A computed fold for a 340-nucleotide part of an RNA from a Candidatus Uhrbacteria bacterium, annotated as large-subunit ribosomal RNA, domain IV. Model confidence (mean pLDDT): 85 of 100. It matches the Rfam family "Bacterial large subunit ribosomal RNA". The sequence was found in a public genome assembly.
[in-house]
Context: one part of a larger RNA
RNA sequence: ACAUUGUUAGGGAACUCGGCAAAACAGCGGCCGUAACUUCGGGAUAAGGCCUGGUUCUUUUCGGGAGAAAAGGACCCUCAGCAAAUGACUGCAAGCGACUGUUUACCAAAAACAUAGCUCCCUGCUAAACCGUAAGGUGAUGUAUAGGGGGUGAUGCCUGGCCAGUGUCCGAACGUUAAAGAAGCGGGUUAGAUUCUUCGGAGUCGAAGCUUGCGACUGAAGCGCGGAUGAACGCCGGCCGUAACUAUAACGGUCCUAAGGUAGCGAAAUUCCUUGUCGGGUGAGUUCCGACCUGCACGAAUGGCAUAACGACUUGCAGACUGUCCCAACAAUGUACUCG
Numbered sequence: 001a002c003a004u005u006g007u008u009a010g011g012g013a014a015c016u017c018g019g020c021a022a023a024a025c026a027g028c029g030g031c032c033g034u035a036a037c038u039u040c041g042g043g044a045u046a047a048g049g050c051c052u053g054g055u056u057c058u059u060u061u062c063g064g065g066a067g068a069a070a071a072g073g074a075c076c077c078u079c080a081g082c083a084a085a086u087g088a089c090u091g092c093a094a095g096c097g098a099c100u101g102u103u104u105a106c107c108a109a110a111a112a113c114a115u116a117g118c119u120c121c122c123u124g125c126u127a128a129a130c131c132g133u134a135a136g137g138u139g140a141u142g143u144a145u146a147g148g149g150g151g152u153g154a155u156g157c158c159u160g161g162c163c164a165g166u167g168u169c170c171g172a173a174c175g176u177u178a179a180a181g182a183a184g185c186g187g188g189u190u191a192g193a194u195u196c197u198u199c200g201g202a203g204u205c206g207a208a209g210c211u212u213g214c215g216a217c218u219g220a221a222g223c224g225c226g227g228a229u230g231a232a233c234g235c236c237g238g239c240c241g242u243a244a245c246u247a248u249a250a251c252g253g254u255c256c257u258a259a260g261g262u263a264g265c266g267a268a269a270u271u272c273c274u275u276g277u278c279g280g281g282u283g284a285g286u287u288c289c290g291a292c293c294u295g296c297a298c299g300a301a302u303g304g305c306a307u308a309a310c311g312a313c314u315u316g317c318a319g320a321c322u323g324u325c326c327c328a329a330c331a332a333u334g335u336a337c338u339c340g
Base pairs, nucleotide, nucleotide: 001335002334003333004332005331006330007329008328010326011325014324019321029051030050031049032048037042039154053076054075055074056073057072058071059070060069061068062067077081089319090318091317092316093315094314095313096311097310101113102112117152118151119150120149121148122147123146129138130137131136155306156305157304158303160236161235162234165233166232167229168228169227170226171225174224175223176222180218181217184214185213186212187211188210189209192205193204194203195202196201237255238254239253240252241251264298265295276292277291278290279289280288
């Protein structure tokens, strides 16, 4: 000096990102007592207070009895009677997530995931969906109170407007449209006909067949087209003026849009400016709590706002307590160091 421990006057979080660590609290023993809030179950061992050994006597109560409990005396022992060991700190306020649960085996346990509940879509059974080339299998020895998929996430109060875009579903009159079919038209080939001929041949026309190119017309879904649909993907304005102080604007005008953000909440896990402003708490508070609303850039199942209980979650405050600190000291054990 380090590691692990122990003790410490006075102060008591002044330490620190933060009471991290430590200390303290101390029987799911008895008796008393116990708030807000609440989904009436809880909260709750809330909080808080008192008691505690042994022997013996008396009384009372309960019990069928064994016995148990309570009250009141006397006495005994100890440093100490829950005599050892084991064995909760508590309260106030806020955020998030309802809860128990799950997770990054080896840096993250959470506000993330899941969840019951709610909702939408698909599926009539040889179901949909999924695995497999197939046979076949799961679904399911189930049958819409069933099965699969998406979203939200207990509960309470609710869940506004927009179908123009994208998606999905329904429709089938019209337009467009593939393969395919096909009237017809053209090219090639040539049986044949015909012209010329030096009789060798050359030219012109050319049926059928074969072949090749085009092709009016017929021709489904789809797309166009018409409609529906948001707990489908999503989206939810600007400028100017106006009231008899001022300020503000219930009101008016105008442009644009599919429609211009409703209820509720709001400097918020969201607020840049910002340590916004006011109030509370402190001697002093960029955090915290309550308000305001000027929401850079909340907002309604990508859920909104509340919410008892719960949480090794996050934040602020208080009590108790302490070597966290003021400010350090001493001690023990093991190292370090020396010798072997």